[in-house]
RNA sequence: UGGUAGCUGCCGCCCAAUCGCCUGCGGGCGAGCCGGGGACCCAGGAACCACCGGGGUGAAUCCGCGCGAGUGGUAGGGACACCCUUCCGUCCCGAACCCGUCAGCUAACCUGGUCGGCGGCCGACGGAAGGAACA
Numbered sequence: 001u002g003g004u005a006g007c008u009g010c011c012g013c014c015c016a017a018u019c020g021c022c023u024g025c026g027g028g029c030g031a032g033c034c035g036g037g038g039a040c041c042c043a044g045g046a047a048c049c050a051c052c053g054g055g056g057u058g059a060a061u062c063c064g065c066g067c068g069a070g071u072g073g074u075a076g077g078g079a080c081a082c083c084c085u086u087c088c089g090u091c092c093c094g095a096a097c098c099c100g101u102c103a104g105c106u107a108a109c110c111u112g113g114u115c116g117g118c119g120g121c122c123g124a125c126g127g128a129a130g131g132a133a134c135a
Base pairs, nucleotide, nucleotide: 009121010120011119012118013117014116018031019030020029021028022027032114033113034112035111036110037109042104053102054099055098056097057096062073063072064071065070076093077092078091079090080089083131084130085129086128087127088126
């Protein structure tokens, strides 16, 4: 001087996943945010055959190529550091899981979740417009 790893703190990002109080430190209660079930109305609506159960969270759906691993794209989604929105540009994601034969919408009502993952650290941090805020 460079690299790697660990610990602590701070900052930032995805996500609903944050905050407050209490605690015997196992957790509990609440606020905020998020999800599911659940009327009228509406939606749906005949018969037959073949195939096939159906549904939920999520941006993560769909179409090609490939024996396969995979690969090219795509609906859609995220980031680019004072806060919000929009535009341009760039870089990425485009998964996974759950319910268990059962659920359209849905007021009242009932009920559940609030995890996990990642980057940076005084160096930096793309551009533009309009707001907000501050003065």
Model confidence (mean pLDDT): 79 of 100.
Predicted 3D model of a 135-nucleotide RNA (c-di-AMP riboswitch aptamer (ydaO/yuaA leader)) from Virgisporangium ochraceum.
The organism belongs to Virgisporangium, within Bacteria.